[in-house]
Molecule: transfer RNA
Organism: Patescibacteria group bacterium
RNA sequence: GCCGGCGUAGCUCAGUUGGUUAGAGCACAGCAUUCAUAAAGCUGAGGUCGCAGGUCCGAUCCCUGCCGCCGGCA
Numbered sequence: 001g002c003c004g005g006c007g008u009a010g011c012u013c014a015g016u017u018g019g020u021u022a023g024a025g026c027a028c029a030g031c032a033u034u035c036a037u038a039a040a041g042c043u044g045a046g047g048u049c050g051c052a053g054g055u056c057c058g059a060u061c062c063c064u065g066c067c068g069c070c071g072g073c074a
Stems, first nucleotide, its partner, number of pairs: 001073007010026004019057001028044004050066005
């Protein structure tokens, strides 16, 4: 330099052939329980869906560029 994959909550990830509120597990906070702690239980908070632009009535999803990570070729 070329090609491919990935980027979504603090962490690990799902998601959708474009639409109705963006999710799960763990972690975190609170409640309840207990003599106390833990586990199991209930509730809650937490997101510019990497950045910018485009298409569209409408973009996490499609297109383009850029950034970062991983792999392959040279």